A computed fold for a 100-nucleotide RNA from Alkalithermobacter thermoalcaliphilus, annotated as SAM riboswitch aptamer (S box leader). Its mean pLDDT, the model's own confidence on a scale to 100, is 81. The RNAcentral record of the sequence draws on Ribocentre. The organism belongs to Alkalithermobacter, within Bacteria.
RNA sequence: GCCUUAUCAAGAGAGGUGGAGGGAAAAGGCCCUAUGAAGCCCAGCAACCGCCCUAAUGGGUACGGUGCUAAUUCCUGCAGGACAUUCUGCAAGAUGAGGA
Numbered sequence: 001g002c003c004u005u006a007u008c009a010a011g012a013g014a015g016g017u018g019g020a021g022g023g024a025a026a027a028g029g030c031c032c033u034a035u036g037a038a039g040c041c042c043a044g045c046a047a048c049c050g051c052c053c054u055a056a057u058g059g060g061u062a063c064g065g066u067g068c069u070a071a072u073u074c075c076u077g078c079a080g081g082a083c084a085u086u087c088u089g090c091a092a093g094a095u096g097a098g099g100a
Stems, first nucleotide, its partner, number of pairs: 002099007013042001015041003021032003027076003043069004048065002050061004073092001077090005
């Protein structure tokens, strides 16, 4: 990389370092950023795996494996409804777990 499955409108720093970019593929928008971007360290959030309890649904925990810490997955794809603001579903994507 592929397949299956769950979740994705919540939550999380006026910290240290760093020094110009960044917003999880491409492109177009629109945003963030010297009142310091990315990265690294610390801190924190979550509770998917793990651990404990339960017959089960579930509940608890936060040492460990993870993920995350601007904006809905920032918006944009397809279909339908609103009727020109937008809403719903699907696809796609991300993350976790399992599998050949």